[in-house]
Context: one part of a larger RNA
RNA sequence: GUCUACGAGUUAGUGUGAUGUGGCAAGGUUAACCCGUCGAGGGGAAGCCGUAGCGAAAGCGAGUCUGAAUAGGGCGAAUAAGUCGCAUCAUCUAAACCCGAAGCGAGGUGAUCUCGCCAUGACCAGGUUGAAGCGCGGGUAAGACCGCGUGGAGGACCGAACCCACUAAAGUUGAAAAUUUAGGGGAUGAGUUGUGGCUAGGGGUGAAAGACCAAUCAAACUUCGUGAUAGCUGGUUCUCUCCGAAAUGCAUUUAGGUGCAGCGUCACGUGUUUCUUACUGGAGGUAGAGCUACUGGAUGGCCGAGGGGUCCUACAAGAUUACCAACGUCAGCCAAACUCCGAAUGCCAGUAAGUGAGAACGUGGCAGUGAGACAGUGGGGGAUAAGCUUCAUUGUCGAGAGGGAAACAACCCAGAACAGCAACUAAGGUCCCAAAGCCUGUGCUAAGUGGAAAAGGAUGUGAAGUCGCAUAGACAACCAGGAGGUUGGCUUAGAAGCAGCCACCCUUAAAAGAGUGCGUAAUAGCUCACUGGUCAAGUGAUUUCGCGCCGACAAUGUAACGGGGCUCAAGCACAGCACCGAAGUUCUGUCAUUCACACACUAUCCCGGUCGCAAGAUCCAGGAGUGUGGAUGGGUAGGAGAGCGUUGUGUAACUAGUGAAGCGGCGGAGGAAUCCAGCCGUGGAAGUUACACAAGUGAGAAUGUAGAC
Numbered sequence: 001g002u003c004u005a006c007g008a009g010u011u012a013g014u015g016u017g018a019u020g021u022g023g024c025a026a027g028g029u030u031a032a033c034c035c036g037u038c039g040a041g042g043g044g045a046a047g048c049c050g051u052a053g054c055g056a057a058a059g060c061g062a063g064u065c066u067g068a069a070u071a072g073g074g075c076g077a078a079u080a081a082g083u084c085g086c087a088u089c090a091u092c093u094a095a096a097c098c099c100g101a102a103g104c105g106a107g108g109u110g111a112u113c114u115c116g117c118c119a120u121g122a123c124c125a126g127g128u129u130g131a132a133g134c135g136c137g138g139g140u141a142a143g144a145c146c147g148c149g150u151g152g153a154g155g156a157c158c159g160a161a162c163c164c165a166c167u168a169a170a171g172u173u174g175a176a177a178a179u180u181u182a183g184g185g186g187a188u189g190a191g192u193u194g195u196g197g198c199u200a201g202g203g204g205u206g207a208a209a210g211a212c213c214a215a216u217c218a219a220a221c222u223u224c225g226u227g228a229u230a231g232c233u234g235g236u237u238c239u240c241u242c243c244g245a246a247a248u249g250c251a252u253u254u255a256g257g258u259g260c261a262g263c264g265u266c267a268c269g270u271g272u273u274u275c276u277u278a279c280u281g282g283a284g285g286u287a288g289a290g291c292u293a294c295u296g297g298a299u300g301g302c303c304g305a306g307g308g309g310u311c312c313u314a315c316a317a318g319a320u321u322a323c324c325a326a327c328g329u330c331a332g333c334c335a336a337a338c339u340c341c342g343a344a345u346g347c348c349a350g351u352a353a354g355u356g357a358g359a360a361c362g363u364g365g366c367a368g369u370g371a372g373a374c375a376g377u378g379g380g381g382g383a384u385a386a387g388c389u390u391c392a393u394u395g396u397c398g399a400g401a402g403g404g405a406a407a408c409a410a411c412c413c414a415g416a417a418c419a420g421c422a423a424c425u426a427a428g429g430u431c432c433c434a435a436a437g438c439c440u441g442u443g444c445u446a447a448g449u450g451g452a453a454a455a456g457g458a459u460g461u462g463a464a465g466u467c468g469c470a471u472a473g474a475c476a477a478c479c480a481g482g483a484g485g486u487u488g489g490c491u492u493a494g495a496a497g498c499a500g501c502c503a504c505c506c507u508u509a510a511a512a513g514a515g516u517g518c519g520u521a522a523u524a525g526c527u528c529a530c531u532g533g534u535c536a537a538g539u540g541a542u543u544u545c546g547c548g549c550c551g552a553c554a555a556u557g558u559a560a561c562g563g564g565g566c567u568c569a570a571g572c573a574c575a576g577c578a579c580c581g582a583a584g585u586u587c588u589g590u591c592a593u594u595c596a597c598a599c600a601c602u603a604u605c606c607c608g609g610u611c612g613c614a615a616g617a618u619c620c621a622g623g624a625g626u627g628u629g630g631a632u633g634g635g636u637a638g639g640a641g642a643g644c645g646u647u648g649u650g651u652a653a654c655u656a657g658u659g660a661a662g663c664g665g666c667g668g669a670g671g672a673a674u675c676c677a678g679c680c681g682u683g684g685a686a687g688u689u690a691c692a693c694a695a696g697u698g699a700g701a702a703u704g705u706a707g708a709c
Base pairs, nucleotide, nucleotide: 001709002708003707004706005705006704011094012093013092015091016090017089018088019087020086021085022084023083024082027049028048029047033043034042035041053060054059063075064074065073066072097235098234100232104225105224106223107222108221109220116198117197118196119195120194121193122192123191124189126158127157128156129154133150134149135148136147137146138145162186163185164184166183167182168181169180170179201217203213204212238643239642240641241640242639243638248261249260250259251258252257262369263368264366265365266364267363268362269361270360273359275354276353277352278351279350280349281348282347288341289339290338295335296334297333299331300330301329302328306324307323308321309320310319311318372397373396374395375394376393377392378391379390380389381388402413403412404411417590418589419588420587422586423585424584428580429579430578431564432563433562437577439576440575441574442573443572444571450566456550457549460547461546462545463544464543465542466541467540468539469538477534478533479532480531481530483507484506485505488502489501490500513528517526518525591633592632593631594630595629596628597627598626599625608619609618610617611616644698646695647694648693649692650691651690652689653688654687655686662682663681664680665679666678667676668675669674
């Protein structure tokens, strides 16, 4: 890992609530217990609930309490059905759907591991160093001291056994739940070690690391309390049908929990009250806008009280200012906490029409939800960052399949009962991959733009304007002129059109600046403006729009159309006609739910009415049936309904040694769980059906448990 088996909402209570159903009914009912039966009943009135409430109570009573009150007010009555069983759904108390802690307490067991201590034993190859003391000699006044010997000290030295565990490698499902190998440290000491003994769990022991106390230690192990508790995680077993949420508000030692409300479902009730649109009538201060309409902010000009600076000055006074500047005024602005104004939506009410649907509202049973996500729009926070965060509002996902967006919960289209080798469409598409147009018409684009991006830049190109010049010859090109007063004056070493300052006239002319640029030390020289000629028809400036260009740099590999590929497109713009395209819609058939109508009212059950002594008869209403028509049938949590299957019990009816159940196989039926006419094999003694009843009643998941492989 697979297979098989086991494995989770149970049981109790004369508890509580509701629904269904039954008995009796202003009443209902017994409990313990007794008699009796052994799957029988009878007795038993204590008690409980109801029939009356109010008050703390005495108490009074359709009233009562408060109160001085015959006031008002509170709670009641008037408006009256309960009670006892059974079943189901919840709930409470119990382990309470199942498994799961770390832990807490009590009683015991442990020092054969290890920590420390006690008692008694054992062990430390070999080598080195050479303390004190002592002896002799020297030395001194005596010493001290020196030398030579002797001596054999030391938590001394080197190094085996022994002890330790510093480094590295290996090992890491190991040879080993701590080792191996090679080196390393101590090795006469606070040394190592054998045997026996002592200290015990909030306790021991500790040269102290929270270390060690039997592979267990910030409180050992074991049994019990114990099925501790777990607002936490995981799991929770057959089917079909109908409906179908929430991720919000308030509160919370509350924030991943819970209570109430909101939203779901079921039952009963009201019955159009709901919703949509139109009209009418309202409230409002948002968007926008505005501000000599307020409150504030803020720019420039004018005016300029006041202040500062400077001058003057004994004081007083005065003068001046490219300073600051209130108020006023002119112009132009800004505001969530400004408003003289002021929408669209939305909201409230009325009327009318439409719709009338799983609309609305009320009461009750049962819930789940209370982590939401993205997208559009309006805002706050942030950086007008975030697949960011937080509100409002709408949608989708959540709980939603299908088509499109290459792929892609949240975008676009569209809401899947089932079947069909039918049709029409949506979004999106129609050259090939790949269903359908190389569709028609008119333009644009040359950049593969399309098929990523800004400020900014540019004789790209198309369209529409406006203003100039132009056959009296423009623009460009070429030929020629571009002069004189004069080197204008000043400045300067120089300044002659061309360093700089000032002025910028006059003449001749077709035209020519007291000079546009280059140049010189200054001149010179080249050139331009301006003019004539040659040529010959357009040539400049500017504005707006369409499509393009540059700006353009990232990590495996083209890689920024999904690919191929595409250029009067298979790109872009406008107009048009076709077609494709979904689980949408339609068509054909089928199933289910629900509503309406019709029929049958047959068999059965219940309530009520009438007749009847009774048995019973009859009528009305409801449920189950059939047909037609309309609508509906995505679905998580969850609510409601209807069924299948397993084991056993009761009653009735059956099958079975001429072969029950079980097992294997063939074949068949049903809307599912499932079931089986019939047949074959195996098996060898029980089993099935109908109606009721009772549950140890359904497995794929729980790092589930056991077994097998």
Large-subunit ribosomal RNA, domain II from Rhodoluna sp., 709 nucleotides, folded computationally. RNAcentral holds the full RNA, with entries from ENA. Model confidence (mean pLDDT): 82 of 100. The source organism's lineage runs through Bacteria, Bacillati, Actinomycetota, Micrococcales and Rhodoluna.